[in-house]
RNA sequence: AACUUGAGAGUUUGAUCCUGGCUCAGAACGAACGCUGGCGGCAGGCCUAACACAUGCAAGUCGAGCGAGACCUUCGGGUCUAGCGGCGGACGGGUGAGUAACGCGUGGGAACGUGCCCUUUGGUUCGGAAUAGCCCCGGGAAACUGGGAGUAAUACCGGAUAAGCCCUACGGGGGAAAGAUUUAUCGCCAAAGGAUCGGCCCGCGUUGGAUUAGGUAGUUGGUGGGGUAAUGGCCUACCAAGCCGACGAUCCAUAGCUGGUUUGAGAGGAUGAUCAGCCACACUGGGACUGAGACACGGCCCAGACUCCUACGGGAGGCAGCAGUGGGGAAUCUUAGACAAUGGGGGAAACCCUGAUCUAGCCAUGCCGCGUGAGCGAUGAAGGCCUUAGGGUUGUAAAGCUCUUUCAGUGGGGAAGAUAAUGACUGUACCCACAGAAGAAGCCCCGGCUAACUCCGUGCCAGCAGCCGCGGUAAUACGGAGGGGGCUAGCGUUGUUCGGAAUUACUGGGCGUAAAGCGCACGUAGGCGGAUCAGAAAGUCAGAGGUGAAAUCCCAGGGCUCAACCUUGGAACUGCCUUUGAAACUCCUGAUCUUGAGGUCGAGAGAGGUGAGUGGAAUUCCGAGUGUAGAGGUGAAAUUCGUAGAUAUUCGGAGGAACACCAGUGGCGAAGGCGGCUCACUGGCUCGAUACUGACGCUGAGGUGCGAAAGCGUGGGGAGCAAACAGGAUUAGAUACCCUGGUAGUCCACGCCGUAAACGAUGAAUGCCAGUCGUCGGGUUGCAUGCAAUUCGGUGACACACCUAACGGAUUAAGCAUUCCGCCUGGGGAGUACGGCCGCAAGGUUAAAACUCAAAGGAAUUGACGGGGGCCCGCACAAGCGGUGGAGCAUGUGGUUUAAUUCGAAGCAACGCGCAGAACCUUACCAACCCUUGACAUGGCAGUGACCGUUCCAGAGAUGGUCCUUUCUCGCAAGAGACACUGCACACAGGUGCUGCAUGGCUGUCGUCAGCUCGUGUCGUGAGAUGUUCGGUUAAGUCCGGCAACGAGCGCAACCCACGCCUUUAGUUGCCAGCAUUCAGUUGGGCACUCUAAAGGAACUGCCGGUGAUAAGCCGGAGGAAGGUGUGGAUGACGUCAAGUCCUCAUGGCCCUUACGGGUUGGGCUACACACGUGCUACAAUGGUGGUGACAAUGGGUUAAUCCCUAAAAGCCAUCUCAGUUCGGAUUGUCGUCUGCAACUCGGCGGCAUGAAGUCGGAAUCGCUAGUAAUCGCGUAACAGCAUGACGCGGUGAAUACGUUCCCGGGCCUUGUACACACCGCCCGUCACACCAUGGGAAUUGGGUCUACCCGAAGACGGUGCGCCAACCUGCAAAGGGGGCAGCUGGCCACGGUAGGCUCAGUGACUGGGGUGAAGUCGUAACAAGGUAGCCGUAGGGGAACCUGCGGCUGGAUCACCUCCUUU
Repeated sequence: AACUUGAGAGUUUGAUCCUGGCUCAGAACGAACGCUGGCGGCAGGCCUAACACAUGCAAGUCGAGCGAGACCUUCGGGUCUAGCGGCGGACGGGUGAGUAACGCGUGGGAACGUGCCCUUUGGUUCGGAAUAGCCCCGGGAAACUGGGAGUAAUACCGGAUAAGCCCUACGGGGGAAAGAUUUAUCGCCAAAGGAUCGGCCCGCGUUGGAUUAGGUAGUUGGUGGGGUAAUGGCCUACCAAGCCGACGAUCCAUAGCUGGUUUGAGAGGAUGAUCAGCCACACUGGGACUGAGACACGGCCCAGACUCCUACGGGAGGCAGCAGUGGGGAAUCUUAGACAAUGGGGGAAACCCUGAUCUAGCCAUGCCGCGUGAGCGAUGAAGGCCUUAGGGUUGUAAAGCUCUUUCAGUGGGGAAGAUAAUGACUGUACCCACAGAAGAAGCCCCGGCUAACUCCGUGCCAGCAGCCGCGGUAAUACGGAGGGGGCUAGCGUUGUUCGGAAUUACUGGGCGUAAAGCGCACGUAGGCGGAUCAGAAAGUCAGAGGUGAAAUCCCAGGGCUCAACCUUGGAACUGCCUUUGAAACUCCUGAUCUUGAGGUCGAGAGAGGUGAGUGGAAUUCCGAGUGUAGAGGUGAAAUUCGUAGAUAUUCGGAGGAACACCAGUGGCGAAGGCGGCUCACUGGCUCGAUACUGACGCUGAGGUGCGAAAGCGUGGGGAGCAAACAGGAUUAGAUACCCUGGUAGUCCACGCCGUAAACGAUGAAUGCCAGUCGUCGGGUUGCAUGCAAUUCGGUGACACACCUAACGGAUUAAGCAUUCCGCCUGGGGAGUACGGCCGCAAGGUUAAAACUCAAAGGAAUUGACGGGGGCCCGCACAAGCGGUGGAGCAUGUGGUUUAAUUCGAAGCAACGCGCAGAACCUUACCAACCCUUGACAUGGCAGUGACCGUUCCAGAGAUGGUCCUUUCUCGCAAGAGACACUGCACACAGGUGCUGCAUGGCUGUCGUCAGCUCGUGUCGUGAGAUGUUCGGUUAAGUCCGGCAACGAGCGCAACCCACGCCUUUAGUUGCCAGCAUUCAGUUGGGCACUCUAAAGGAACUGCCGGUGAUAAGCCGGAGGAAGGUGUGGAUGACGUCAAGUCCUCAUGGCCCUUACGGGUUGGGCUACACACGUGCUACAAUGGUGGUGACAAUGGGUUAAUCCCUAAAAGCCAUCUCAGUUCGGAUUGUCGUCUGCAACUCGGCGGCAUGAAGUCGGAAUCGCUAGUAAUCGCGUAACAGCAUGACGCGGUGAAUACGUUCCCGGGCCUUGUACACACCGCCCGUCACACCAUGGGAAUUGGGUCUACCCGAAGACGGUGCGCCAACCUGCAAAGGGGGCAGCUGGCCACGGUAGGCUCAGUGACUGGGGUGAAGUCGUAACAAGGUAGCCGUAGGGGAACCUGCGGCUGGAUCACCUCCUUU
């Protein structure tokens, strides 16, 4: 000193909290694979085929036990060897097949054995007969073996002796020995004791499965006998009928066990290589022999399989010993050295043997250590990479200079391990010297988790990926490069285990809605259990003793230079046993008690149950009467009934089923459930009293009973309703919803079934913990009806503490505790398959796996949506006016056509749009012909001196050629410069090519809708909420009031422009009242008016009344040019639509570069069976035509309020008189004109002639609320020319709005949601195709096991023993006896066979469902009231989701009502 120990992250969602799985970061490995590889130390190295094995070795030794043989000899003797004999081959070494067992671990026990070893006692005597070897004769291929003669011993046998020993019926009986050698020892026999080792028995512990529940006949026990070293059914005969088992027997599967190892904070989990202890096995199965010890790895016998030899007759073999080989496998070493050390066997010893062992070899297999250099070195070299082109980075890195020498290398010396000798390792460790930076760096990663970023290539391809996920042209995620990060002689990957995972929860989880309370009760075993006293001491606690092997782990030291490693001591080993105490608690025993429980007496309430009887209303049917044409039914209809008299109505009758009102979050019952009234029988409950019993209680696995509806069986009954079925509708279809019918069934009796959303989705019991208000039953008190207070027992609502993920629960807990039971562990597959049990069946119950996904789910939040609700607004509807849709034409689009008909725009929000104007041009398209530094920009070199303009020729033109004309500045000149042209080469130009889904800018739209947000505070775990909701009000989130909010911003409004009134200023080109003048505001004059154009004023709900809340406001009125935003513009919040535009412009990237660029001519954009949009003109008399006829405004024209464009339409007069017309003007012919190089394709206008459709327009649909609609003309832009279009201008000038039910769009609040790409959402099932695993399956193959029977090797045991036999006895001998051998035989028994059963696995035609898959088919079931609310159980039906009946649930929206609660 052996104490100091616990980390999380990613992923379900638009976001949040929770539940819950999946995945990652750590450690470990007997590992393997990929890339790489300098040295040393210490370890480790067939996990798979207990598969088969060539070759060598792994157990021998003793001559001091014996005879014999051979050799050597110094003759003393020695050496070697087969055999007999002794000891050892039962140890050491290997492996883990079997074994779920007293096999192992731990702690005990009694009925045993024990060679060698130790101690002690006693003894070691006398004889005998054989037999190997050897010799002779044989058999056999061999292995081996037969016969004969003869021989030794520490081999064998007998006798004697017997201290002690054994047996005994207590009389007695039985039983030993071995010598060797020469002086000392080693031996031998008997006995006792010890030690060691072993055998046996017992308590406790020791895997999974109940889809294994009953097993067992030597089985359980006893007695006698046998057997063993020993107990024992171990064996046998007889007797008895036991024994084991839900505390899991039996059976099946799996497995050697432990010390330990690994992980973990621990508790646990996983594991059992190396080292150590035990067990089991030795080719497979059986058996014994010998022996102290074996049923024996390198012994024997038999059977079997396999291999080998063979002369075919027979034989031989067993590496799971060390090496090694083949095979298997992802994978695991040398056919090495030595007995030097440590051990083992034999021997007296020398010594021999020893693949035990000690060493070396191979392998990065692991752990540990070391090295691959150190210092200085900036021009921050070169090269690489990036770049904003400046630079940055690689990087003090390199080069260069100065040093060092660990390791490796070379040379020299050189231990310890050995205590006298003996060293395989080994010339090893170590030491010294020498040379030279010299020989020595890789691997993985860089989107997040997770440390580390850029470029290029690729383009949902190639690929990556542990999870989430990357890749569809700007990839930090693929591949390469540069750079960076991490570890380092290794680094990654894969596999396995533990951890994280509190994700099996003992420590340490849950069950209202996430997975999870049995449908309910009774009750067995079990578990738990009130108060007091006493005893005992099983649990419990304390002390002591024994044990817990060593090694390992930990601590303090020590030894290798350190470390790994080794080592000494300690601590620890949390356990078991024995013993001594304690007595609080639990248990046990005894005694007592009354509070738990029960009893007794008296009251009470009730749809509690069963049986019998009985009542009225209603439906239907039947009979009769009245009565006539319909009735019935629906969204609307039809099927149906009815003139044969229905429906309606009246009376009478029949029959079955159900019981209106009362009626109530009222009552009763365990639950299911129970409802007219009466009677009978009967269960439970509540209250009050009590002088009874005395813990008798709670829960409850199995078990038993009850158990809605549907369904089943038998027999009844059958009014209504009503699965199936039929018909009618609806519909694209309608196997449905709706309608008309209608059978089982619904009802009764008896018997089954045993399930429901059987729900409070909440097991039962007990105790404790604030309240308030209802209601039902009983009691007590207040004198009393009523009422109030109080107390028990039920049943509700709200709410505190507390709990909860939240919702919510809250004395009727989901709070705080205790006891017992049941159940859960990701989603799907699946409550399914197989098996068992139950059932007549339907089916119920118990209940998996393969495979597949990274989620599935709960609660709440914000949105969006709803064929949900409420409130409000808008030319949204309604009320009106006029249109479109029909005709002709114009114009745009689609389609078609074409060489091209360029491109874009696509619901609203594309379509008289880009185009404010295509004959050429435009022009982007097509055909043909040309150019290539280019039509355009900048730069280099060379040449020329121009360019512009002009003539002519060729050509369709571009173009080519040609004619005329022709530079400037400085300088004396040479020359230089400027400018222009030409030529050359290269950078580049150019692109209306692509991507609007890479972008900027601009624009549309919701929408001029009233919204969108923030700061601080508060609430909520959080997303978020509040503010912004609410009551009023407004055009408005406009304002007021209230309020856990208080303020603020962008929007609204206002500020801006125009119009409307007035004033002031100013009067020219404007105006003219009065004064002159004129044809004329023409002129003088004037500026009052109009007007012009600048500045102001004016309108604010300011005033009055009403209303409202004394508010905001609203209504009415006055005044006023204008009144409640005066009218019209401009102005467009946060955002949405990947909206539109790369063809306005700009721009990233990509693409083209004698062309996708540029030029020219001609054509096309103008086509035309057709369809749509937007317009014009009409169809006529409110009109047409002719005539007449005034008044405008905006704007333009170079300057101009002059002038010009310039004329209006309306109005008035005349005519036409209802017709395809004097309507309408298309179309066509012809003539002319204008613009323009040019009107053919393809312009406008005019004259004459022609005179089509069209008589007010189906379904549908558009605009408009006042100077508006309608109607009328006028102007302008672009433009050579072209207007029914667009943008403006004025003239004339209406109707209607009750109102918000409905359609559309929008705003706010609320509700439901399985949607969040947000309903153009999500999503279900059949069918078809592909793949995957799986169930059934005639049959078939193999394994295991059981039963019956047959066969019966070897062997031991029993019997017999004709035959044969040395030892001992009798006998002279012969022979006999005792004893034994062979043989025969009996039961036992391995292998094998026959038959049958059970079980497991493989294959399997065909078949069932399941899962997965990009865009397949059919429908639309579910999510919103999902368009018929959904779901559960059950039954029937149907392509399919599903539909329908019956009963149940709310986990149903909405409206109304009732009840209760809260506030006032």
Source information:
This is a predicted structure of a 1464-nucleotide RNA (small-subunit ribosomal RNA) from Gemmobacter lanyuensis. The coordinates come from a structure-prediction model, not an experiment, and the mean pLDDT is 83. The source organism's lineage runs through Bacteria, Pseudomonadati, Alphaproteobacteria, Paracoccaceae and Gemmobacter. The sequence is in RNAcentral, with records from ENA, Rfam and SILVA. Rfam family: Bacterial small subunit ribosomal RNA.